[in-house]
Overview: Bacterial RNase P class A from Candidatus Hinthialibacter sp., 367 nucleotides, folded computationally. A source record names the gene rnpB. The organism belongs to Candidatus Hinthialibacter, within Bacteria. RNAcentral holds the sequence, with entries from ENA.
RNA sequence: GGGGGGGAGGAGGUGAUCGCGGGCCGGCUUGACCGGUUCGAGGAAAGUCCGGACUCCACAGAGCAGGACGCUGGAUAACAUCCAGGAGGGGCGACCCUACGGAAAGCGCCGCAGAAAAGAUACCGCCCGCCCCACACGGCGGGUAAGGGUGAAAAGGCGGGGUAAGAGCCCACCGCGGUUCCGGGCGACCGGGCCGGCAUGGCAAGCCCCGUCCGGAGCAAUGCCAAGUAGGAGAGGGAGGCGCGGCUCGCGCCGCAACGCCUUCGGGCGGCGAACUCUCGGGUAGGCAGCUUGAGGCUCUUGGCGACAAGACGCCCAGAUAAAUGAUCACCCUCGACAGAAUCCGGCUUAUACCUCCCCCCCGCGA
Numbered sequence: 001g002g003g004g005g006g007g008a009g010g011a012g013g014u015g016a017u018c019g020c021g022g023g024c025c026g027g028c029u030u031g032a033c034c035g036g037u038u039c040g041a042g043g044a045a046a047g048u049c050c051g052g053a054c055u056c057c058a059c060a061g062a063g064c065a066g067g068a069c070g071c072u073g074g075a076u077a078a079c080a081u082c083c084a085g086g087a088g089g090g091g092c093g094a095c096c097c098u099a100c101g102g103a104a105a106g107c108g109c110c111g112c113a114g115a116a117a118a119g120a121u122a123c124c125g126c127c128c129g130c131c132c133c134a135c136a137c138g139g140c141g142g143g144u145a146a147g148g149g150u151g152a153a154a155a156g157g158c159g160g161g162g163u164a165a166g167a168g169c170c171c172a173c174c175g176c177g178g179u180u181c182c183g184g185g186c187g188a189c190c191g192g193g194c195c196g197g198c199a200u201g202g203c204a205a206g207c208c209c210c211g212u213c214c215g216g217a218g219c220a221a222u223g224c225c226a227a228g229u230a231g232g233a234g235a236g237g238g239a240g241g242c243g244c245g246g247c248u249c250g251c252g253c254c255g256c257a258a259c260g261c262c263u264u265c266g267g268g269c270g271g272c273g274a275a276c277u278c279u280c281g282g283g284u285a286g287g288c289a290g291c292u293u294g295a296g297g298c299u300c301u302u303g304g305c306g307a308c309a310a311g312a313c314g315c316c317c318a319g320a321u322a323a324a325u326g327a328u329c330a331c332c333c334u335c336g337a338c339a340g341a342a343u344c345c346g347g348c349u350u351a352u353a354c355c356u357c358c359c360c361c362c363c364g365c366g367a
Stems, first nucleotide, its partner, number of pairs: 001363010012332007020040008028031001042338001046349002049347005054218004066214005071085005086100001087098004101209002106207002108203003123148002125144007156174002159171003175198001176196004181192004222289004228284001232280005243256005260272003296315001299312005333336001
């Protein structure tokens, strides 16, 4: 100098004017009021994919069904998250990736190609014997799986011995399996010993088996206050028709007389009974709570490799409900991406212009 790996942070800045939502204070003309002051989106507020808090419902316990997860140890309220490791894979390396239990419980599947896709087989070959005059060509019978060929995958690999040719047939190394062996580690596991010629081809992100966990619904949860209208319950209330007179253009109003049903020949007592009045209760509109002080955050200290935990200091940092966080102007710079709260936290995933910083790796050059 070039290329690369890992991590952290920022997310246009400053000023002026006008405006919007919340809290607090003050005012009087007490209201959708005015004035002052203070706070006012994100690293993902997003997707709503996991895990919890919280609320209501259900519930003797356990199971079934269904779902999620799956190496080990730790962190945590919990997790499909995180940290530290192990194993396997990729990269020269920094470093990265992994749904990483079981295929010897059972079932199923393995396209095409190929002889054969699982206790198998022989297309080309290789070798032996017989026939043919003949060791060639060809035919028949047998051996073999080393070589060729097919495939993602071919019944351990490679080398040597051995053989007619071959083959774990035999041997060394590697791999694989077993082991009440030894050493290290909390453990996953690692290193070694001994035994076995090798027996269990692959797929569980096919069914399934094993282990662990999960009751359901969700802030439109849930609780409280509570108009108008309609309907409900209770108490009070006690209705009609006709005629006459007066006023008025008329509708109608006033006065006199008269009083529903059970109920009758009549009366009394009792009960029922419309309008209307009052009370109660449920629900709606609307309002309030839930609502933001919380597994919260800053800076230190201590413990831990770390995730994290404990302690000190002392901070308040949106809370709307048709839903606020904006607009204009000026200057500056590297000319500004993805995008906006809606019960709250912990994660994951996805989107993202540009800039800054730290650690590390490889290559080249110079000393």
Its mean pLDDT, the model's own confidence on a scale to 100, is 75. Rfam family: Bacterial RNase P class A. By type it is a ribozyme.